[in-house]
Context: one part of a larger RNA
RNA sequence: AGCAUGUGGGGGAUGUCUUGGCGUCAGGCGAACGGGCGUGGAAGACUGCGAAAAUCUCGGGGAAGCUGUCAAACGAGCGUUGAUCCCGAGGUACCCGAUCGAACGCGGAGAACUGAAACAUCUCAGUAUCCGCAGGAAAGGAAAGAAAAUCGACUCCCUGAGUAGCGGCGAGCGAAAAGGGAUCAGCCCAAACCGGGUGGCUUGCCAUCCGGGGUUGUGGGGCCCGCCAUCGGAGUUACCAAUCCGUCUGCUAGAGGAAGCCUCUGGAAAGUGGCACCAAAGAGGGUGAAAGUCCCGUAGUCGAAAGCAGUGCGGACUCCGGCGGGUACCCCGAGUAGGUCCGGUCACGUGGAACCCGGACUGAAUCUGGGAGGCCCAUCUCCCAAGGCUAAGUACGACCUGACGACCGAUAGUGAACGACGUAGAGUGAUCGAAUGGUGAAAAGGACCCCUGAAGGGGAGUUCAAAGAACCUGAAACCACAUGCUU
Numbered sequence: 001a002g003c004a005u006g007u008g009g010g011g012g013a014u015g016u017c018u019u020g021g022c023g024u025c026a027g028g029c030g031a032a033c034g035g036g037c038g039u040g041g042a043a044g045a046c047u048g049c050g051a052a053a054a055u056c057u058c059g060g061g062g063a064a065g066c067u068g069u070c071a072a073a074c075g076a077g078c079g080u081u082g083a084u085c086c087c088g089a090g091g092u093a094c095c096c097g098a099u100c101g102a103a104c105g106c107g108g109a110g111a112a113c114u115g116a117a118a119c120a121u122c123u124c125a126g127u128a129u130c131c132g133c134a135g136g137a138a139a140g141g142a143a144a145g146a147a148a149a150u151c152g153a154c155u156c157c158c159u160g161a162g163u164a165g166c167g168g169c170g171a172g173c174g175a176a177a178a179g180g181g182a183u184c185a186g187c188c189c190a191a192a193c194c195g196g197g198u199g200g201c202u203u204g205c206c207a208u209c210c211g212g213g214g215u216u217g218u219g220g221g222g223c224c225c226g227c228c229a230u231c232g233g234a235g236u237u238a239c240c241a242a243u244c245c246g247u248c249u250g251c252u253a254g255a256g257g258a259a260g261c262c263u264c265u266g267g268a269a270a271g272u273g274g275c276a277c278c279a280a281a282g283a284g285g286g287u288g289a290a291a292g293u294c295c296c297g298u299a300g301u302c303g304a305a306a307g308c309a310g311u312g313c314g315g316a317c318u319c320c321g322g323c324g325g326g327u328a329c330c331c332c333g334a335g336u337a338g339g340u341c342c343g344g345u346c347a348c349g350u351g352g353a354a355c356c357c358g359g360a361c362u363g364a365a366u367c368u369g370g371g372a373g374g375c376c377c378a379u380c381u382c383c384c385a386a387g388g389c390u391a392a393g394u395a396c397g398a399c400c401u402g403a404c405g406a407c408c409g410a411u412a413g414u415g416a417a418c419g420a421c422g423u424a425g426a427g428u429g430a431u432c433g434a435a436u437g438g439u440g441a442a443a444a445g446g447a448c449c450c451c452u453g454a455a456g457g458g459g460a461g462u463u464c465a466a467a468g469a470a471c472c473u474g475a476a477a478c479c480a481c482a483u484g485c486u487u
């Protein structure tokens, strides 16, 4: 020096555990968010709170405890005259900040890489991104529709269908109707006409405001005439406006909730053996090990003074007529429809290109009227634009609550299981961004003696066991020492 065996150190793999994550679902809710500095008997951090400052008042629940946590002890106190704590309603609320907000929605603006095996039309795509505006949903919506002898607002799903079509007919793009479902709801103005107020003026006109009236396509309404009706209908979500009371159901605390003893092993019984009991409860968790009957719960049952919700119900209250015939005098949304040129959007790239939307320039008709049926014309059929409102069915999931899991189990799972995480720390900055879990059933956390400067060690003691706080298990690398063999 090497090898072997053994004993230690070192390090923290592996096993096992779970306070934390991840995902899915349901209900609620869908607005403020975020900082600074303070606030305690006590220095700091977290949490809570705001100069009334770990809190104040009222109501409800409810217990023998309590003065939040790290974090024990001390001090001073509180509490069955109901505290701490939980729920509901109020109060206070210093300084900064005026916007914040996870996605879903509507509108405005709007790429490029890419694909076309190049590339310009085209595609990617009305995507990304930016701006504005919301709401709990939004948008849309009661036919100037669809269709072809039939339907009947809108929205969403299935299907039609990768069809019909569009297309340097390339790459690619890509409907609609019908059918089946979810849901279901329809309404209010403008105008004609009548009445009133105000103003103007050429004294019966005009302008304007208010009230009545009226709301549609088998055309409707005004105007005129006639008939019937007085008890029915409607309503607080749109529908004219606007309340109140009661009740029911649910949410925001909770209450109560069945049934077991003995024996053996053991540190400890829930394990073994024996004999019982409950079960609308044998979900789950805990307790010194593996418990239906020890504890918390679980099934079924019960519960609200206060606040919230209900397109539940019943009252009060409020509001409201309907039908027929005639007339052809009046009205039926104008710089509108339509046209021309130029664009956009429709699956549709100008195409035979309708329908819809826009800019410029033009520019009708009022029922013998007007629009549509994919150029256009005719005939038929359907429908009434140029004003407005409207629940449900549909989308999302930041926040709160609950449930569940062939998800992860500390290099995994969130970046973050841990006084302390978007922390420490890095960067001029936009930004980037950690590590650190486990004694034990119980601190019973090692009194006392000895060595010693401390650390540490030897006894003693605790405990089933030192598992001894550098604490479950404790691999490997690497280091050391002892013994044996070889050189």
Base pairs, nucleotide, nucleotide: 001486002485003484004483005482006481007480008479009478015472016438017437020408021407022405023404024403025402026401027400028399030396034096035095036094037050038049039048041074044070045069046068056090057089058088059087060086061085065078066077067076104135105133106132107131108130109129115122119168145151146150155182156181157180158179165173166172186389187388188387189333193212194211195210196209197208198207199206200205201204217367219332220331221330222329223326224325225324226323227322228321232320233319234318235317243316244315245314246313247312248310249309250308251307252306254302255301260275261274262273264271276293277292278282284296285295286294338362339361340360341359342358343357344356348374369384370383371382372381373380425432426431445471448459449458450457451456